Predicted 3D model of a 503-nucleotide part of an RNA (small-subunit ribosomal RNA, 5' domain) from an uncultured prokaryote. The full RNA is in RNAcentral, with records from ENA. Model confidence (mean pLDDT): 85 of 100.
Context: one part of a larger RNA
RNA sequence: ACGAACGCUGGCGGCAUGCCUAACACAUGCAAGUCGAACGAAGGCCCGGAGCUUGCUCCGGAUACCUUAGUGGCGGACGGGUGAGUAACGCGUGGUAACCUACCCUGGGAUGGGGAAUAACCACUGGAAACGGCGGGUAAUACCGCAUACGCCCCCCAUUGUUAACGCUUUGGAGGGGAAAGGCUUCGGCCGCUCCUGGAUGAUCCCGCGUCCGAUUAGCUUGUUGGUGGGGUAACGGCCUACCAAGGCGACGAUCGGUAGCUGGUCUGAGAGGAUGAUCAGCCACACUGGGACUGAGACACGGCCCAGACUCCUACGGGAGGCAGCAGUGGGGAAUAUUGGACAAUGGGCGAAAGCCUGAUCCGGCAAUGCCGCGUGAGUGAAGAAGGCCUUAGGGUUGUAAAGCUCUUUCGCCCGCGAAGAUAAUGACGGUAGUCGGAGAAGAAGCCCCGGCUAACUCCGUGCCAGCAGCCGCGGUAAUACGGAGGGGGCUAGCGUUGUUC
Numbered sequence: 001a002c003g004a005a006c007g008c009u010g011g012c013g014g015c016a017u018g019c020c021u022a023a024c025a026c027a028u029g030c031a032a033g034u035c036g037a038a039c040g041a042a043g044g045c046c047c048g049g050a051g052c053u054u055g056c057u058c059c060g061g062a063u064a065c066c067u068u069a070g071u072g073g074c075g076g077a078c079g080g081g082u083g084a085g086u087a088a089c090g091c092g093u094g095g096u097a098a099c100c101u102a103c104c105c106u107g108g109g110a111u112g113g114g115g116a117a118u119a120a121c122c123a124c125u126g127g128a129a130a131c132g133g134c135g136g137g138u139a140a141u142a143c144c145g146c147a148u149a150c151g152c153c154c155c156c157c158a159u160u161g162u163u164a165a166c167g168c169u170u171u172g173g174a175g176g177g178g179a180a181a182g183g184c185u186u187c188g189g190c191c192g193c194u195c196c197u198g199g200a201u202g203a204u205c206c207c208g209c210g211u212c213c214g215a216u217u218a219g220c221u222u223g224u225u226g227g228u229g230g231g232g233u234a235a236c237g238g239c240c241u242a243c244c245a246a247g248g249c250g251a252c253g254a255u256c257g258g259u260a261g262c263u264g265g266u267c268u269g270a271g272a273g274g275a276u277g278a279u280c281a282g283c284c285a286c287a288c289u290g291g292g293a294c295u296g297a298g299a300c301a302c303g304g305c306c307c308a309g310a311c312u313c314c315u316a317c318g319g320g321a322g323g324c325a326g327c328a329g330u331g332g333g334g335a336a337u338a339u340u341g342g343a344c345a346a347u348g349g350g351c352g353a354a355a356g357c358c359u360g361a362u363c364c365g366g367c368a369a370u371g372c373c374g375c376g377u378g379a380g381u382g383a384a385g386a387a388g389g390c391c392u393u394a395g396g397g398u399u400g401u402a403a404a405g406c407u408c409u410u411u412c413g414c415c416c417g418c419g420a421a422g423a424u425a426a427u428g429a430c431g432g433u434a435g436u437c438g439g440a441g442a443a444g445a446a447g448c449c450c451c452g453g454c455u456a457a458c459u460c461c462g463u464g465c466c467a468g469c470a471g472c473c474g475c476g477g478u479a480a481u482a483c484g485g486a487g488g489g490g491g492c493u494a495g496c497g498u499u500g501u502u503c
Base pairs, nucleotide, nucleotide: 001501002500004499005498006497007496008495011375012374013373014372015371016370017368018367019333024331025330026329028328029327030326033074034073035072038071039070041068042067043066044065046061047060048059049058050057051056052055081286082285083284090211091210092209093208094207095206097204100202104199105198107196108195109194112146114144115143121136122135124133125132126131152177153176154175156173157172158171161168162167182191183190184189212258213257214256219249220248221247224246225245226244227243228242229241230240231239261283262282263281264280265276266275267274268273288309289308290307291306292305311322312321313320314319339365341364342363343362347361348359349358350357351356378408379407380406381405388399389398390397391396412444414439415438417436418435422430447492448491449490450489451488452473453472454471458487459486460485461484462483468475469474
């Protein structure tokens, strides 16, 4: 010094922190949705009529509003968790390019004309369920041709600069290729869609240097090292492939084995250094175990998909479902670590034109002396130095102004009112909280360890190498300041000791 634990004790507040072990298994609830101003449809609401069982059924209309399963768009790649793996360009630091970047910003151009389907829905039908099959049928900002092309892409020719050359580059020309979608409107416009330029942001790749222990690990390597052609990628590259060459790494420690997420930092120390990597912040990796791709601007995707495996659950035995290292919570493990709470009021995020919806992110409340900080448990006076205790040389000493008594005060806590800021107009979970007026009453609030030396603090009794103490030296065998108790004393104080670990 601590994310501590244990023992004894425990009044209040503020701010922090709280599974370090089994990356063990998980009941239950919640944690990612949103848009009707992209689309068709159904239902409700409303109006009229009919039937009547007098509050229901049927038929028609209207589209203002509400609800939604489905198609479609955006977001589910962020936020949140964990540290298993990883000794690596993973991280840190500095540099670099052959690259991509939805939404956002800047500038320029365009938004013409068509088509075929398909969910929903209806009918039939399979299945215990999960989930389907077949036929009919409909819309779109869903899907597919065509047209157009300032930039854009490809190829060719000429040309400028540069180079030893390949090549790179500037400008011009010919040819080829490639887009689109509408919605709302107060008719002013707004939000979109499409192509291109630049930016911003985010990501990717490469390199120098740094990054634990072991030589009782000395040799390692065949896509291995390099080249050529090809493929692949957003892009360079043995990244992959065919062929060719035989290289590449290593005592400046390769390879192998062990351990480990890395950093800003944290702890310690005068510093150098040593140890460490909880909380907070940056990066990385992982999401039951292993593998794989799909979609997408972005994933090889925690609450998406497929396959295999282990485990759990449902089943009509044919077949299905699941993944808390999200927030709570349960069992287990353990010396040990909290509530199945409130709210979207604030901050931020997703969607939406907006209203708004969602948000266990977050903000708050609860539990725990786990830590740090602050405060209190009273103040003044009070000698017959009371009583009692303990010691005693029996005179006395000490506890000790300590108590009682008297005079005061009321922090914190308690009771009754008032009552915020946090919120720009509205909106406050926290919360009747913080604060504040008033009231009662010393009232409700002290322990723990030690006293042989180190090391501050001494006597009596009990015990008798016993019982016991102990960090080291060592105490105890009949006067023990060292064991146990008592009185007294010392230290710290809502804590005090012990244990563990680090400096």